[in-house]
Context: one part of a larger RNA
RNA sequence: UGACGGGGGCCCGCACAAGCGGUGGAGCACGUGGUUUAAUUCGAUGCAAACCGGAGAACCUCACCUGGGUUUGACAUGCACGUGGUACGGAUCUGAAAGGUGAAGGACGGUACCUUCGGGUACCGAGCGUGCACAGGUGCUGCAUGGCUGUCGUCAGCUCGUGUCGUGAGAUGUUGGGUUAAGUCCCGCAACGAGCGCAACCCCUACGCUGAGUUACCAUCACGUCAAGGUGGGGACUCUCAGCGGACUGCCGGCGACAAGCCGGAGGAAGGUGGGGACGACGUCAAGUCAUCAUGGCCCUCAUGUCCAGGGCGACACACGUGCUACAAUGGCCGGCACAACGGGAAGCGACGGCGCGAGUCGGAGCGGAUCCCUCAAAGCCGGUCCCAGUUCGGAUUGCAGUCUGCAACUCGACUGCAUGAAGCCGGAAUCGCUAGUAAUCGUGGAUCAGCCAAGCCGCGGUGAAUACGUUCCCGGGCCUUGUACA
Numbered sequence: 001u002g003a004c005g006g007g008g009g010c011c012c013g014c015a016c017a018a019g020c021g022g023u024g025g026a027g028c029a030c031g032u033g034g035u036u037u038a039a040u041u042c043g044a045u046g047c048a049a050a051c052c053g054g055a056g057a058a059c060c061u062c063a064c065c066u067g068g069g070u071u072u073g074a075c076a077u078g079c080a081c082g083u084g085g086u087a088c089g090g091a092u093c094u095g096a097a098a099g100g101u102g103a104a105g106g107a108c109g110g111u112a113c114c115u116u117c118g119g120g121u122a123c124c125g126a127g128c129g130u131g132c133a134c135a136g137g138u139g140c141u142g143c144a145u146g147g148c149u150g151u152c153g154u155c156a157g158c159u160c161g162u163g164u165c166g167u168g169a170g171a172u173g174u175u176g177g178g179u180u181a182a183g184u185c186c187c188g189c190a191a192c193g194a195g196c197g198c199a200a201c202c203c204c205u206a207c208g209c210u211g212a213g214u215u216a217c218c219a220u221c222a223c224g225u226c227a228a229g230g231u232g233g234g235g236a237c238u239c240u241c242a243g244c245g246g247a248c249u250g251c252c253g254g255c256g257a258c259a260a261g262c263c264g265g266a267g268g269a270a271g272g273u274g275g276g277g278a279c280g281a282c283g284u285c286a287a288g289u290c291a292u293c294a295u296g297g298c299c300c301u302c303a304u305g306u307c308c309a310g311g312g313c314g315a316c317a318c319a320c321g322u323g324c325u326a327c328a329a330u331g332g333c334c335g336g337c338a339c340a341a342c343g344g345g346a347a348g349c350g351a352c353g354g355c356g357c358g359a360g361u362c363g364g365a366g367c368g369g370a371u372c373c374c375u376c377a378a379a380g381c382c383g384g385u386c387c388c389a390g391u392u393c394g395g396a397u398u399g400c401a402g403u404c405u406g407c408a409a410c411u412c413g414a415c416u417g418c419a420u421g422a423a424g425c426c427g428g429a430a431u432c433g434c435u436a437g438u439a440a441u442c443g444u445g446g447a448u449c450a451g452c453c454a455a456g457c458c459g460c461g462g463u464g465a466a467u468a469c470g471u472u473c474c475c476g477g478g479c480c481u482u483g484u485a486c487a
Base pairs, nucleotide, nucleotide: 001487002486003484004483005482007481008480009479010478011477012476013475015471016470019434020433021432022431023430026325027324028323029322030321031320032319033318034316035315042053043052064311065310066309067308068307069306070305073134077133078132079131080130081129082128083127088105093100094099108125109124110123111122112121113120114119136300137299139298140297141296145294146293147289148288149287150285152283157196158195159194160193161192162191163172164171165170176187177186178185202277203276204275205274207245208244209243210242211241212240213239217234218233221232222231223230248271251265252264253263254262255261314453327427331386332385333384334383335382336381337380343374344373345372348367349366352363353362354361355360393424398419399418400417401416402415403414404413440463441462442461443460444459445458446457
């Protein structure tokens, strides 16, 4: 000087408390451990691994296993030699395919020479073959690395120059008195300044103004309809796209050192960082990744490369994690009525009509889209029914019959109909999330993607709470101080 303390002081954070909903029990889905296996490829392992890499494992992917092939190689560059009826082309036979075999047909560019002007010959080249140099490796090392990332932590800290103090390590500044979300600001002070962080500048959102109106809008006028911005028209409104304004403790009162600031109030769409995002200091964990990529070293070279078929990554006595669906009446089922937002669409979205109980199918308008389509949002509201029962709760499991995608759904897809109806009556110890348009609850879009094992992820809107006395305690953290035999 740090680190540490079941030392002290001050102070934060859904840290506790207050409250609401869960997990832990059940069934199922997914991930993981374990076990099994010819293989169940590999990595990630307290917080910070475990719906994680994987935003799509039937083949492919693929790295694994079994079997069948191949060796200058699936791919790049160069050299030498050979060939140049050579490239290309692929019949036939074999085979699961890959591969092997290779018939018919059959070219091209440049230069020189010959030519009966049709072309021919030679050399060079492309190509192919052989040989070589090399290619190739998801083989090892994240304890050799770059890059990227997690974490403490959006925590308020981490440092430097000069000066001063100290023999020196170092200190001071950065401590102190207030204040803040903040090393934020004020005051004081042997310090005076400065940098990286904080904040602000950026994006979205909340109000308004101006400009611009098509595909959006419809107040007034006209036309028109069963209905309809459907038509003319309009530029008001909604909305969209640009630009600008607006919030700064600016104003008033109180408190305070007359400071910084705090409390209350006015005005205002918004008030004291308005709400959300992007943004992550010096560093820590030899944290993670050699399997995104890049890369040193090491290793393989008829194999640890490469091609193919099939299997496996989907196994199942178990254990853990994350979720979904429930156990019902604030509910289930049936009928009727209503209101979104974000997005996506051409090998696509597909209205509408016919067929089918349905998944879907046949035809097919419109739309590269504020125009057409996906697109009926659901919870909700109104009416009816069930009457507390393992039930009209719950839907696992299983049987049969089907639909769709795809070369192909046996291993191993999703969905539909009929039948079947399991466990489950609110969950031990323990444990998680959340402070407001949040939790809870309801549906909905997208990426990946032929299809989909998505109940995941990233978004969007609808309905919409309860509670916070307080900081003693648990966890993590900041500043000062104290002890230390630790570094």

This is a predicted structure of a 487-nucleotide part of an RNA (small-subunit ribosomal RNA, 3' major domain) from an uncultured bacterium.
The full RNA is in RNAcentral, with records from ENA and SILVA.
The coordinates come from a structure-prediction model, not an experiment, and the mean pLDDT is 87.